[in-house]
Context: one part of a larger RNA
Molecule: small-subunit ribosomal RNA, 5' domain
Organism: Rhodothermales bacterium
RNA sequence: GGACGAACGCUGGCGGCGGGCUUCAUACAUGCAAGUCGAACGAGAACGUGUCCUUCGGGAUGCAAGUACAGUGGCGCACGGGUGAGUAACGCGUAGGCAACCUGCCCUUGAGUGGGGAAUAACCAUCGGAAACGGUGGCUAAUACCGCAUGCUGUCGCACAUCGCAUGAUGUACGAUGAAAGUCUUCGGACGCUCAGGGAUGGGCCUGCGUCGGAUUAGCUUGUAGGUAGGGUAACGGCCUACCUAGGCGACGAUCCGUAGCUGGUCUGAGAGGACGAUCAGCCACACUGGCACUGAGACACGGGCCAGACUUCUACGGAAGGCAGCAGUAGGGAAUAUUGGGCAAUGGGCGAAAGCCUGACCCAGCCACGCCGCGUGGAGGAAGACACCCCUAUGGGGCGUAAACUCCUUUUAUAUGGGAAGAACACCUCCCUCAGGGAGGCUUGACGGUACCGUAUGAAUAAGCACCGGCUAACUCCGUGCCAGCAGCCGCGGUAAUACGGAGGGUGCAAGCGUUGUCC
Numbered sequence: 001g002g003a004c005g006a007a008c009g010c011u012g013g014c015g016g017c018g019g020g021c022u023u024c025a026u027a028c029a030u031g032c033a034a035g036u037c038g039a040a041c042g043a044g045a046a047c048g049u050g051u052c053c054u055u056c057g058g059g060a061u062g063c064a065a066g067u068a069c070a071g072u073g074g075c076g077c078a079c080g081g082g083u084g085a086g087u088a089a090c091g092c093g094u095a096g097g098c099a100a101c102c103u104g105c106c107c108u109u110g111a112g113u114g115g116g117g118a119a120u121a122a123c124c125a126u127c128g129g130a131a132a133c134g135g136u137g138g139c140u141a142a143u144a145c146c147g148c149a150u151g152c153u154g155u156c157g158c159a160c161a162u163c164g165c166a167u168g169a170u171g172u173a174c175g176a177u178g179a180a181a182g183u184c185u186u187c188g189g190a191c192g193c194u195c196a197g198g199g200a201u202g203g204g205c206c207u208g209c210g211u212c213g214g215a216u217u218a219g220c221u222u223g224u225a226g227g228u229a230g231g232g233u234a235a236c237g238g239c240c241u242a243c244c245u246a247g248g249c250g251a252c253g254a255u256c257c258g259u260a261g262c263u264g265g266u267c268u269g270a271g272a273g274g275a276c277g278a279u280c281a282g283c284c285a286c287a288c289u290g291g292c293a294c295u296g297a298g299a300c301a302c303g304g305g306c307c308a309g310a311c312u313u314c315u316a317c318g319g320a321a322g323g324c325a326g327c328a329g330u331a332g333g334g335a336a337u338a339u340u341g342g343g344c345a346a347u348g349g350g351c352g353a354a355a356g357c358c359u360g361a362c363c364c365a366g367c368c369a370c371g372c373c374g375c376g377u378g379g380a381g382g383a384a385g386a387c388a389c390c391c392c393u394a395u396g397g398g399g400c401g402u403a404a405a406c407u408c409c410u411u412u413u414a415u416a417u418g419g420g421a422a423g424a425a426c427a428c429c430u431c432c433c434u435c436a437g438g439g440a441g442g443c444u445u446g447a448c449g450g451u452a453c454c455g456u457a458u459g460a461a462u463a464a465g466c467a468c469c470g471g472c473u474a475a476c477u478c479c480g481u482g483c484c485a486g487c488a489g490c491c492g493c494g495g496u497a498a499u500a501c502g503g504a505g506g507g508u509g510c511a512a513g514c515g516u517u518g519u520c521c
Base pairs, nucleotide, nucleotide: 001521002520003519004518006517007516008515009514010513013375014374015373016372017371018370019368020367021333026331027330028329030328031327032326035075036074037073040072041071048063049062050061051060052059053058082286083285084284091211092210093209094208095207096206097205098204101203102202106199107198108197109196110195111194112193113192114148116146117145123138124137125136126135127134128133154177155176156175157174159172160171161170162169163168182191183190184189212258213257214256219249220248221247224246225245226244227243228242229241230240231239261283262282263281264280265276266275267274268273288309289308290307291306292305311322312321313320314319339365341364342363343362347361348359349358350357351356378409379408380407381406390399391398392397414458415457416456417455418454419453423448428442429441430440431439432438433437465510466509467508468507469506470491471490472489476505477504478503479502480501486493487492
């Protein structure tokens, strides 16, 4: 000098774009953050209201409405969002490999979608319990569940052929085995379902190289190193088990200890390098702590489950409930870090044929000079230089100072008022076409927001501070103080004329900021 997720002191007009718990991975009140589909299925209210009857208590029936809530089933909940605790590791980065693998939804190709069965929730009845919730009996549906048939290039067995760097890969024949679900319809079909091949996407595994400090850590290791057989997995493998061998790693730093998420990048520097890893993006890990599996294409699953533990809450004392490192917010910690806001209008996601619903992702708004950038606080003229205050003085004068007054001008900004966006294209409806789709027309949708922006009116009107002035280092005098009070980044100032302390006048620098502190280069 530059930089910062900064903090502190003094000060503070506006806008744009960004950023905002670096500390306790501490504890959390409250609300919201993952649902959706009636075009898979069975069932199905109430409040209210119309009509009729009425013993005036009410009853019947229609609408509300096949609506709401709940249930079975499907898809989603493994994405999105948070955090950085752990991890020195194939975790990450980079370059490769899988003849050792999986992949829902999507695209594409081929074939099929025949015929049956038994249940069960909801519901009803009843019982237990303070609650959470549960038991028993009975009824019922399905794209829920289970057989049968058929069945390809699937799987298994066997044989043959071709090919390859090996384990093997590919193809052909035969045998065995393995499937399905319907719904809607304008009756044309549409959406599904099953099997198989290919693709795309996403993942899994393996390997070379790279990846902090300590040797005042020198030896470490028994599933350890390898083999055989088996189990297990989507898949290779000590991944696991039995047996056999006795190996394996290490000064090219094993083991141990400490520290740490990694990267694209960021800061600095001429570069080499050094330091860092906030925001944004990719990967990883974690979800009160530890362990475990279930479901599923995918999890060993943040707002799923089970067990144990700590903590908190409820309890009728027998038992139950919970997990903000989601968005806000609270307490605590701290030098320190924001609203219990609006909206799904856009983008994206889930479900749905669609309308649409959900979405604290996201888009916006609020707070904070936290940062960067831009603008303003007026412009021109105006005296050998007004009066006064203040300061200096050799008392003559000098400074403040074109500064002010005054004249002319402007109106960014401010205030008032008028106009007023883009962000919107989809979707939907109608028509047309070369009909998984495309085109034309119509209609509708904006949280931000009456915001940005534009015009008009008014009037210099609403807007300057902070640090420094001994040298380094731009900027000097007076008074006070008297080694005191104090200053200080280094050198050093202060003991009676201090340009170094405190105040004042003046000046210098930067400016809505200026200084200080901390950290890095």